[in-house]
RNA sequence: AAGGCAGGACGAUCUGUCGCCCGCAAGGGAGGAAAGUCCGGACAGGGAAAGGCACCCCGCUGCGGAAAGCGCAGGAGGGAGUAAUCUUUCGGAGGCCGUAACAGAAAACAACCGCAACGGGAGGCUUUCGGGCCGUUCGCACCGCUGCAAGGGUGAAAACGUGAGGCAAGAGCUCACGACGGCAGAUGGCGACAUCUGUCGGGUACGGCACCGGGGCCUGCAAAACCAAAUAUACCGGCAGAUGAGGGCUGCCCGCCCGAUGCCGGGGGGUAGGUUGCGAAGAUAAAUGACAGAUUUAAAAACAGAAACCGGCUUACAGCCCUGCCUUUUUA
Numbered sequence: 001a002a003g004g005c006a007g008g009a010c011g012a013u014c015u016g017u018c019g020c021c022c023g024c025a026a027g028g029g030a031g032g033a034a035a036g037u038c039c040g041g042a043c044a045g046g047g048a049a050a051g052g053c054a055c056c057c058c059g060c061u062g063c064g065g066a067a068a069g070c071g072c073a074g075g076a077g078g079g080a081g082u083a084a085u086c087u088u089u090c091g092g093a094g095g096c097c098g099u100a101a102c103a104g105a106a107a108a109c110a111a112c113c114g115c116a117a118c119g120g121g122a123g124g125c126u127u128u129c130g131g132g133c134c135g136u137u138c139g140c141a142c143c144g145c146u147g148c149a150a151g152g153g154u155g156a157a158a159a160c161g162u163g164a165g166g167c168a169a170g171a172g173c174u175c176a177c178g179a180c181g182g183c184a185g186a187u188g189g190c191g192a193c194a195u196c197u198g199u200c201g202g203g204u205a206c207g208g209c210a211c212c213g214g215g216g217c218c219u220g221c222a223a224a225a226c227c228a229a230a231u232a233u234a235c236c237g238g239c240a241g242a243u244g245a246g247g248g249c250u251g252c253c254c255g256c257c258c259g260a261u262g263c264c265g266g267g268g269g270g271u272a273g274g275u276u277g278c279g280a281a282g283a284u285a286a287a288u289g290a291c292a293g294a295u296u297u298a299a300a301a302a303c304a305g306a307a308a309c310c311g312g313c314u315u316a317c318a319g320c321c322c323u324g325c326c327u328u329u330u331u332a
Base pairs, nucleotide, nucleotide: 001328002327003326004325005324006323007322008321010319012295013294014293015292016291017290018289020029021028022027031303035314036313038312039311040310041309043220044219045218046217055216056215057214058213059212060074061073062072063071064070075090076089077088078087079086080085091211095209096208097207098206099205100204112152113151114148115147116146118144119143120142123134124133125132126131160178161177162176163175164174165173180201181200182199183198184197185196186195187194188193224276225275226274227273233268235266236265237264238263239262240261246258247257248256249255
């Protein structure tokens, strides 16, 4: 210098003019994500002794946190990158259950080819019907039976790896070294764990259940609380009423018809509406803006607009700055 990785800060400022919302006024008036509404809380109402069972969620370690599908630091296994670094998984399995597609003999008590012992054995296999191949000696083809997990082949995965011994042939069958796992000890670490030593072990992988530890009632600010019309009215009181209250026809009287309630007051619940919840942005769908100038600048151009609040997570984002680290090249 170029390219990259990780973390952090910022997301123009000031003045004037004209407007908008809240507020008596003074004064205040969008964001790092106000977003998605994913997780947790606070608060509110309902239910409810405490507790237990069931059910649901979480699951390496330490610290933080009210909690969290939260943060920081770290451990172990796998993956990507030359590297800085990024990404993914994580209690437990002694017991029970399930899955392992296709291929393959066999996917968990594996024999298809192959290797070998034993018994039988003169024929066997194939064909385009001309024949071809193997065998008939120590019986080496073929048949039967048994042993073998070495070799081939199938598969994502095949019953620890390499070497030696051993054996009829073989095999952790035995031994050495190594890998993995369990246990014990030592050392380091708060711990997960790491390193070393000794000892034991040999049917794999994944998932679920049992089990262990932790957490969890339900619904959500359109929660909820208070005040409270008009109309109707539970209930209470007073008055009038079959000697006709009241209603229908009707503009009114008369008349005709129906026939037991009507009026006034009190009163509770509920509705409209209002207040609180609700914040020096926050109002019942919603204000937070526009213009001009100056300054910084390469440029004022990105994502985006609060609807009760808080802590997180996730997603979107022009441009600029800072810090640490990695790789390559050059110079000293």
The RNA shown here (Bacterial RNase P class A) has 332 nucleotides and comes from a Bacteroidales bacterium.
A source record names the gene rnpB.
The coordinates come from a structure-prediction model, not an experiment, and the mean pLDDT is 75.
Of the family's consensus pairs, 88% are formed in the model.
RNAcentral holds the sequence, with entries from ENA.
It matches the Rfam family "Bacterial RNase P class A". By type it is a ribozyme. Gene Ontology terms of the family: dimeric ribonuclease P complex, ribonuclease P activity and tRNA processing.